[in-house]
RNA sequence: AAUUCGGCGCAGCCUAAAUCCGGCUUGCUUCCUCAAACCGGAUGCGGGGGAACCGAUGCCCGGAAAGCCGGGCCGGGGCGAACUCCCAAACUAUUAUGGGAGAGGCCACUUUCAAGGCCUAGCCCGUCAGCUAACCUCGUCGGCAUUUGGAAGGGUCUCC
Numbered sequence: 001a002a003u004u005c006g007g008c009g010c011a012g013c014c015u016a017a018a019u020c021c022g023g024c025u026u027g028c029u030u031c032c033u034c035a036a037a038c039c040g041g042a043u044g045c046g047g048g049g050g051a052a053c054c055g056a057u058g059c060c061c062g063g064a065a066a067g068c069c070g071g072g073c074c075g076g077g078g079c080g081a082a083c084u085c086c087c088a089a090a091c092u093a094u095u096a097u098g099g100g101a102g103a104g105g106c107c108a109c110u111u112u113c114a115a116g117g118c119c120u121a122g123c124c125c126g127u128c129a130g131c132u133a134a135c136c137u138c139g140u141c142g143g144c145a146u147u148u149g150g151a152a153g154g155g156u157c158u159c160c
Stems, first nucleotide, its partner, number of pairs: 012144003018043006025036003044140006054130001058073006075128001076125004083102006103120005109153007
């Protein structure tokens, strides 16, 4: 000097995705403690369904008219920022692909301004759901490593 092991310390980010309690199993021969997985509960955070009032009554044809009747055509909805339009090529019922523009989301204490960067996916319900008090019900995963400057506010550590 490098490497390895152990201990202690270290204000994280996206997302609703965190905390606490108990049980059980394992780590460990026994007990205690600790840790992890699994199960249950509570709190917090997040989502869906669900009255009145309000809103809505898909399109075309016929029935005097209609939200009614008959026939034909098209399904619809949810989580999430993850949408819209144009061009190209391919396909040809469509969809997937590349590029551009607009719009939306994120960038590390918070807000704001400016510049810069990145993302616009994925999944679910199953013919059914507008809003919606009471009420009912579901989730609490996973992925990462931190752009700069100005203004205002707040705050951690160390020293005296």